C1' cells in the first nucleotide's frame, strides 16, 4: 500500500398489533410499536403467492367457479446503488 476473515463503531430500516385514511378486495399511506434484517435501500424483468371489481361460466333465483389489467422486493431469482472495516 492492497485483499481477505472476524471483532466492533457510527447510525439505518421496521414485522404483528392498535388507531386513522385510501382500496371491491389482496393491499398501501400515516401515527404508535420493534418481530427481525448486512442490504428488510430501489425496480415488477422470471417464477412463487393473494384478491377478483369488470369479464366469462353456472343457476328458476341465490350460492358456487374461471381469470390479472390489481397486489406483494421483509417469498426465491435477477438489475442497479450503498455505510463501516478503526484495532
Nucleotide at each position: 500500500a492492497u485483499g481477505a476473515a472476524g471483532c466492533a463503531a457510527a447510525g439505518g430500516c421496521a414485522a404483528a398489533a392498535c388507531c386513522g385514511u385510501c382500496g371491491a378486495a389482496a393491499g398501501g399511506c400515516g401515527g404508535u410499536g420493534a418481530c427481525g434484517c448486512a442490504a428488510a435501500g430501489c425496480c415488477a424483468c422470471g417464477g412463487a403467492u393473494c384478491u377478483a371489481a369488470a369479464g366469462c361460466c353456472u343457476u328458476a333465483a341465490a350460492a358456487g367457479g374461471c381469470u390479472a389489467u390489481g397486489a406483494c422486493c421483509g417469498c426465491c431469482g435477477g438489475g442497479c446503488u450503498g455505510c463501516c472495516g478503526a484495532c
Description:
The prediction has a mean pLDDT of 84. Predicted 3D model of an 87-nucleotide RNA (c-di-GMP-I riboswitch aptamer) from Acetomicrobium hydrogeniformans. It was read from a public genome assembly, where an Rfam model found it. Rfam family: c-di-GMP-I riboswitch aptamer. Rfam links the family to the GO term cyclic-di-GMP binding. Taxonomically the source falls in Acetomicrobium (Bacteria, Thermotogati, Synergistia, Synergistales).